[in-house]
Molecule: Bacterial RNase P class A
Organism: Candidatus Limnocylindria bacterium
RNA sequence: GGAGACGGCCGGACGGCCGCGGACGCAAGCGUCGAAAGGCGGCGUUCGAGGAAAGUCCGAGCUCCAUAGAGCAGGCUCGCGGGUAACGCCCGUCCGCCGUGAGGCGAGGACCAGCGCCACAGUGACGAUGCCCGCUUCGGCGGGAGUGAAACGCGGCAAGCUCGAGCCGGAGCAAGACCGAAUAGGAGGGCGUCGAGGCUGCUCGCUCAGCCCUCGGGUAGGUCGCUCAGAUGGAUGGCCGUCGCCGAGCCGAUGCAAAUCGGCUCGGGCACAGAACUCGGCUUACAGGCCGCUCUCCAG
Numbered sequence: 001g002g003a004g005a006c007g008g009c010c011g012g013a014c015g016g017c018c019g020c021g022g023a024c025g026c027a028a029g030c031g032u033c034g035a036a037a038g039g040c041g042g043c044g045u046u047c048g049a050g051g052a053a054a055g056u057c058c059g060a061g062c063u064c065c066a067u068a069g070a071g072c073a074g075g076c077u078c079g080c081g082g083g084u085a086a087c088g089c090c091c092g093u094c095c096g097c098c099g100u101g102a103g104g105c106g107a108g109g110a111c112c113a114g115c116g117c118c119a120c121a122g123u124g125a126c127g128a129u130g131c132c133c134g135c136u137u138c139g140g141c142g143g144g145a146g147u148g149a150a151a152c153g154c155g156g157c158a159a160g161c162u163c164g165a166g167c168c169g170g171a172g173c174a175a176g177a178c179c180g181a182a183u184a185g186g187a188g189g190g191c192g193u194c195g196a197g198g199c200u201g202c203u204c205g206c207u208c209a210g211c212c213c214u215c216g217g218g219u220a221g222g223u224c225g226c227u228c229a230g231a232u233g234g235a236u237g238g239c240c241g242u243c244g245c246c247g248a249g250c251c252g253a254u255g256c257a258a259a260u261c262g263g264c265u266c267g268g269g270c271a272c273a274g275a276a277c278u279c280g281g282c283u284u285a286c287a288g289g290c291c292g293c294u295c296u297c298c299a300g
Base pairs, nucleotide, nucleotide: 001298002297003296004295005294006292007291008290009289010288012243013242014241015240016239017238018237020048021047022046023045024044025043026042030041031040032039033038050272054283055282057281058280059279060278061277062172063171064170065169074168075167076166077165078164079093080092081091082090083089094108095106096105097104098103109163110162114161115160116157117156118155126153131144132143133142134141135140176224177223178222179221186215187214188213189212190211191210197207198206199205244270245269246267247266248265249264250263251262252261253260254259
């Protein structure tokens, strides 16, 4: 100097103008809505996304429903030890595999319960006996070579069924709780019961009902759940300037070289992404950069 490993962190800054949402405050006048109180528009102060807010994949809180006990079915997990509210997460460690290495990855219990499968090669993959040698009572028996991950031996495979052990009720904030109109319908009471009733303002026609009061349920809607960001059409933004970073080009300096540093110019270069009840994790995406007297390999 190059290429890597592991762990952690940042992921633009400042200013100006305009704008958006929440809270609090002020309100002289004006506009608008409202019967009024007051609301909105206005002004001021203050607060206003992330490391993943994402995927919604695990584990919880919370809510409602269900629920004697036991078993079956079903689902998930799987070396060993520890951490944790809990987990399929994290830490350590053993074993196996990958890598020159630092390190990385692993559904890693059981095939002496049963079933199933075993590519290619090979006589033969659990059914058997082709080839060579020896023996033979001619039925076979013993040995050897060869193939293969595995060859007769309690063969190999459970990311095949299965068996074993452990854990597991379901649905999810559109959960759910409270308040609650108008109209229609319901219950109770009163009036009325062929009219000056209803359809319907009038005529005709039709109908036997109709009117008033009270009550309760549901719906619309509202409030809470809901948050020192916090909506319920969903705010957290846009433009400009300066700086920073990055890339390309040119020039200069240092240096044996690789390279490093500085200056100037150009760039429509500066990512992934956007809370919606809240936490603990995992996974995935991400321009660029930083840190560690960390570690490994290669080279002048």